[in-house]
RNA sequence: AGAGUUUGAUCCUGGCUCAGGAUGAACGCUAGCGGUAGGCUUAACACAUGCAAGUCGAGGGGUAACAGGGGAGCUUGCUCCCGCUGACGACCGGCGCACGGGUGAGUAACGCGUAUGCAACCUACCUUUAACUGGAGAAUAGCUUCGAGAAAUCGUAAUUAAUACUCCAUAACAUCCAUAAUAUCUACGAGUCGCAUGGCUUGUAGAUUAAAGCUUCGGCGGUUAAAGAUGGGCAUGCGUAUCAUUAGCUUGUUGGUGAGGUAACGGCUCACCAAGGCAACGAUGAUUAGGGGGUCUGAGAGGAUGGUCCCCCACACUGGUACUGAGACACGGACCAGACUCCUACGGGAGGCAGCAGUGAGGAAUAUUGGUCAAUGGGCGCAAGCCUGAACCAGCCGUGCCGCGUGAAGGAUGAAUGCCCUAUGGGUUGUAAACUUCUUUUAUAUGGGAAGAAACCUCCGGACGUUAAUCGUGUAAGUAGCCGACGGUACUGUAUGAAUAAGCACCGGCUAACUCCGUGCCAGCAGCCGCGGUAAUACGGAGGGUGCAAGCGUUAAUCGGAAUUAUUGGGCGUAAAGGGAGCGCAGGCUGUUUUGCAGGUCAGAUGUGAAAUCCCGGGGCUUAACCCCGGUAGUGCAUUUGAAACCGCAAUACUUGAGUAUGGUAUAGUGUAGUGGAAUUCCUGGUGUAGAGGUGAAAUUCGUAGAUAUCAGGAGGAACACCGGUGGCGAAGGCGACUACCUGGACCAAUACUGACGCUGAGGCUCGAAGGCGUGGGGAGCAAACAGGAUUAGAUACCCUGGUAGUCCACGCAGUAAACGUUGUUCACUAGGUGUAGCGGGUAUUGACCCCUGCUGUGCCGCAGUUAACGCAUUAAGUGAACCGCCUGGGGAGUACGGUCGCAAGACUAAAACUCAAAGAAAUUGACGGGGGCCCGCACAAGCGGUGGAGCAUGUGGUUUAAUUCGACGCAACGCGCAGAACCUUACCUGGGCUUGACAUCCUGAGAAUUUCUACGAAAGUAGAGGAGAGCCCUUCGGGGAAUUCAGUGACAGGUGCUGCAUGGCUGUCGUCAGCUCGUGUCGUGAGAUGUUGGGUUAAGUCCCGCAACGAGCGCAACCCCUAUCUUUAGUUACCAUCAUUUAGUUGGGGACUCUAGAGAUACUGCCCCGGUUAACGGGGAGGAAGGUGGGGAUGACGUCAAGUCCUCAUGGCCCUUAUGCCCAGGGCUACACACGUGCUACAAUGGUAUGUCCAAAGAGUUGCGAACUCACGAGGGUAAGCUAAUCUCAUAAAACAUAUCGCAGUGCGGAUAGGAGUCGGCAACUCGACUCCUGGAAGUUGGAAUCGCUAUUAAUCGCAUAUCAGCAGGCUGCGGUGAAUACGUUCCCGGGCCUUGUACACACCGCCCGUCACACCAUGAGAGUUGAUUGUACCGGAAGUUGUUAGGCUAACCGUUUCGGCGGAGGCAGGCUAUGGUAUGAUUGAUGAUUGGGGUGAAGUCGUAACAAGGUAA
Repeated sequence: AGAGUUUGAUCCUGGCUCAGGAUGAACGCUAGCGGUAGGCUUAACACAUGCAAGUCGAGGGGUAACAGGGGAGCUUGCUCCCGCUGACGACCGGCGCACGGGUGAGUAACGCGUAUGCAACCUACCUUUAACUGGAGAAUAGCUUCGAGAAAUCGUAAUUAAUACUCCAUAACAUCCAUAAUAUCUACGAGUCGCAUGGCUUGUAGAUUAAAGCUUCGGCGGUUAAAGAUGGGCAUGCGUAUCAUUAGCUUGUUGGUGAGGUAACGGCUCACCAAGGCAACGAUGAUUAGGGGGUCUGAGAGGAUGGUCCCCCACACUGGUACUGAGACACGGACCAGACUCCUACGGGAGGCAGCAGUGAGGAAUAUUGGUCAAUGGGCGCAAGCCUGAACCAGCCGUGCCGCGUGAAGGAUGAAUGCCCUAUGGGUUGUAAACUUCUUUUAUAUGGGAAGAAACCUCCGGACGUUAAUCGUGUAAGUAGCCGACGGUACUGUAUGAAUAAGCACCGGCUAACUCCGUGCCAGCAGCCGCGGUAAUACGGAGGGUGCAAGCGUUAAUCGGAAUUAUUGGGCGUAAAGGGAGCGCAGGCUGUUUUGCAGGUCAGAUGUGAAAUCCCGGGGCUUAACCCCGGUAGUGCAUUUGAAACCGCAAUACUUGAGUAUGGUAUAGUGUAGUGGAAUUCCUGGUGUAGAGGUGAAAUUCGUAGAUAUCAGGAGGAACACCGGUGGCGAAGGCGACUACCUGGACCAAUACUGACGCUGAGGCUCGAAGGCGUGGGGAGCAAACAGGAUUAGAUACCCUGGUAGUCCACGCAGUAAACGUUGUUCACUAGGUGUAGCGGGUAUUGACCCCUGCUGUGCCGCAGUUAACGCAUUAAGUGAACCGCCUGGGGAGUACGGUCGCAAGACUAAAACUCAAAGAAAUUGACGGGGGCCCGCACAAGCGGUGGAGCAUGUGGUUUAAUUCGACGCAACGCGCAGAACCUUACCUGGGCUUGACAUCCUGAGAAUUUCUACGAAAGUAGAGGAGAGCCCUUCGGGGAAUUCAGUGACAGGUGCUGCAUGGCUGUCGUCAGCUCGUGUCGUGAGAUGUUGGGUUAAGUCCCGCAACGAGCGCAACCCCUAUCUUUAGUUACCAUCAUUUAGUUGGGGACUCUAGAGAUACUGCCCCGGUUAACGGGGAGGAAGGUGGGGAUGACGUCAAGUCCUCAUGGCCCUUAUGCCCAGGGCUACACACGUGCUACAAUGGUAUGUCCAAAGAGUUGCGAACUCACGAGGGUAAGCUAAUCUCAUAAAACAUAUCGCAGUGCGGAUAGGAGUCGGCAACUCGACUCCUGGAAGUUGGAAUCGCUAUUAAUCGCAUAUCAGCAGGCUGCGGUGAAUACGUUCCCGGGCCUUGUACACACCGCCCGUCACACCAUGAGAGUUGAUUGUACCGGAAGUUGUUAGGCUAACCGUUUCGGCGGAGGCAGGCUAUGGUAUGAUUGAUGAUUGGGGUGAAGUCGUAACAAGGUAA
């Protein structure tokens, strides 16, 4: 410090996620030791048991227990007595119990923090100073008596003490009161001080209030006053959470006077008077929360947090209340009420762990019913001492942090039937082990053994003080003694021996670390992206590796990364985001000059900012964590001294901002009234006749009752053609005929005046298109709704005919728009060019133009700059300033609820649950478009002939079957693999057999090649027998070796078994279409672009020209083959003009011709004319056998289709191994209701039949072609010549042509089907071959929708031949014969190429995608209500407690007094206040509710097709 994730790729925006740190944690696996810290975050839930606050006998009466002592009795070890001593239960009294310890419920507050103030206060114990400590009295607990009660406890009687209580005396500078004199603005007088109220000092007189003693005589106390210290109380400034879907709150409320009350100020309380006080700088209300030092994180600013430690606050079962006291409204005190628990004799009582342990419950989760007061601290005490769950220790827990160890060095044959992998060679685990040497931390055993102890106290001791001095005593130094829970702990010696000690997570990317097996969208993983559908580095296991390590992972919550709330440090044209526009209160900001002040600001100083923590420097534990010491820092607050630039305030002046005045100008600016013509419609009349209207085409509709058309007249409403223009005006919405009146703003020019009067603007107010609403008018045209007609699968639409609200006017409401420049308002600055509108200036001119120039508006282009890019660019989206508004992922949702407004419709304000990992902007490359342009192709058109109908052949589907083997499926599967299934083939089925195998290699043994016969059997084969044969090479003659056979053994063979979606190779297809790319350079942030686009041209990215491109490659073309012409060479088996010859090129001969097959030539836009850019090229022409690629073929760029093939072959993986292998026989692949493809033959006269007659090419042949002859009607048979082929044979080509016949019919067309008889090759023709002859003679009379081929030697038509093959051809391939028609042209259909445009597509239109409905699940709104919680108001009621003064009501016991009647005092009652409670009525909020609304999510549901292309009606 960043990374992953939206896309085919890019850049940006933007969210989600990860890597880091940290935790009072929990869970999983694992676990050797020590140090140190921490340990109920949940139920402030309930608590059994023990302990946590006592102490003082030097305050007191005393003696219950214990001990000692004394005494008595006797039973001689017991009982009794004596407070005599040590001591001490209970009691009176003092001090303490308000500390320490716990918890965080409440509290949004002067609660906390910080800084001040108290001239408005208190402070026990402690310290200092000063003074005093005299006298008297009455009670009471205890104990004892009696009594009540279950108990708790209580009552009665008698008696007693005090440092308990009461009274008297004494005192002051304290408190209170009073008076006189003098002085003042104010004071009793004077002095002095303070910001003020006022404080301090001082003076006169009077009144009132105090005490306690104990003692060992050393001391310890008591009272009063002043002061200190400590602690507290009160007040104030500032800071301190969220919600405005909480906007108004308040009656003791705000203030005053008086009184009361308090330690003290104060509405703190009361009476009276006034009507105030708080609030948008957020009152009131609601929700949440103890606050701080700090802690975690972060570069910081911040964010989160408040456990342990420290400070403060609050609380102590819940609520209320006071008492005591220096201090409490009191955790282990009291009273009352409530809930709960316990005891009970049912009458009554008791209790409060949020103290330490511990229990239950809750929970993912948090420890021992431990030891000691040794240390530190606290209470009491003169002290010893006692108490102390504070504290110090120990126990449990890896909960965190820190440290140590589990060994170290050497050791390669790189050990092994180890694991794993493998290409089988090996690699890896791995110096790891073994083995050698060494060490002993730790653990174990056995010894030694600290520091923590200072003090107090006791025994000595004697310096100083006290005293006149001694004694005594106090204080200090010194000496000795006493005291350790932890603990025989830390530490350490010795002994033994590598001995006792390693796991966890991860290994697809982020992110360090890879292979095998298993699994097969299953099981599972997952933080995000995403893995898994048979070769998973992502699941599970293993081996190996990586990381951390006594731990490692996971989960949760937090900061960071996140500049993703942006003060530091973001944005708003299109990504989320500028308010529809203006006016304007508050607020914010604000020109120039001078002076003053000193609030902000700046500088210095002082105080404070507790300690701990953090940081720095030291020190102590072996180190570290940890602890100790010291120092910084603490950005803050307060006080104070200065400065005066800037901001502010006060005053002063100025003119440039702003405004006013004068003169002009333009204008659809606003409002009101009037006027006008054209057009539509309607009405009246005339002319006139059959149609009109409307559409893609029609119909509804109008019209013989006279329409449409046309002429004339009239009515009425609305809108204003041309001018008219990126022209004008207005703040925006918006404004368009003409005239008049009223009225707003702007601009120009020149001077004068005012003197900052300005900008922005939360709330607020006003204006605000269309549509809508209300009331009343108006209504020509247009036209939602609606009706009808069409279209359509449907058509609640688009189209047509009608048509009502509405549109118009007046007055109101409404307040929204893509109210858009998607760009808030204002000011300043920053190159230009060119239009246009308004008003000026200058030069010149008679004048008008032209030209130069200023200001204001409105457009276009463009530099710098800016932007993600597109773009913007003086009219900024540039550079700055001021103010306002708004945004923070997509969806849910601009929705719900609440509120405000509205007549309503609705508007404004405005969430959450839930859900996704994206949503989005701009640009790029493709693809696509019922977008555009250009171009091509038998693509259409123009033609010719077919298919689709029939019969048959063949292939496929389907069905059937034991099997009908398998593959191929739009074009690009279907006469395809198959160039040929009777057996074989053959892969399928049935049955019979074999198991190292039909085939290959290796090993062992035996024989050795080979061959014949018999039996059984369907065969394969099984069983048996005899005969012949005796080989080749070497030899030491024993034998060995090779080919070969049999038997055995296991390694292995074998598989047309699976996967073409694991592959190679081969092939199809777009397409013989003209394209596909690269290097360097340049442009762009980038994907990419350029080149390859443009202008021409071509069959062509063919060529030319131009150009930030210049070159190059694969394709195109050419080079190759055939064919067309010629030359030459060569002439046999081919040829024959001339010569001879023959039945015959038969023979001689010839080398001319044909032909054959070698080598060459020819064609290149070369020549001419025209066009074209002096180009490429095109058009025409000449010559030529051929002319613009002469015609064919071969040749197939980058790539696409996971196209086809594992059954040609090869091959990874998987599977079978007495079978999925191998052999054999028979069957099947040939089935048959049917459907489709491809063909053949036809339907006839351009024909059939019969007869005659003519002309090929290219092939094949020795297991062959087979002549001739002969037999048979024929297929064919017999015999047999020739030919290894330009020689012989297959082999008669057929159509054509000639003649004859048939005469339009199911025929003399057609030949299916069937019967009979045969032939051929073959082991074999039944399933299941071809052919021949005779007989028989089906459908079919030119074929619906639809569809195919072909542009010339082509279509059409005719036959011939080969391959395969024993046989089988209507198929395939090749060959020649005869031989047309048509092409205007590119609008349309299909396919393709280039450019451009749009895009929400990229699996790329067979794309994407919307809504209803149906189903499942989830959260949520409404809902008759129901049920809780909190809270307001009014009233009722009122426990305990408290209740001063004055006035007032009632009053027994007590006290005083009395004239004995009363009176007074104290006290009580009543009354007041008040908690829980009750009644009534509101508010807020939660849960739940039949039903209901929409929303979200969900591989393959339904209906349509709304959007994205002109998305088929632009959205």
A computed fold for a 1515-nucleotide RNA from an uncultured prokaryote, annotated as small-subunit ribosomal RNA. The coordinates come from a structure-prediction model, not an experiment, and the mean pLDDT is 82.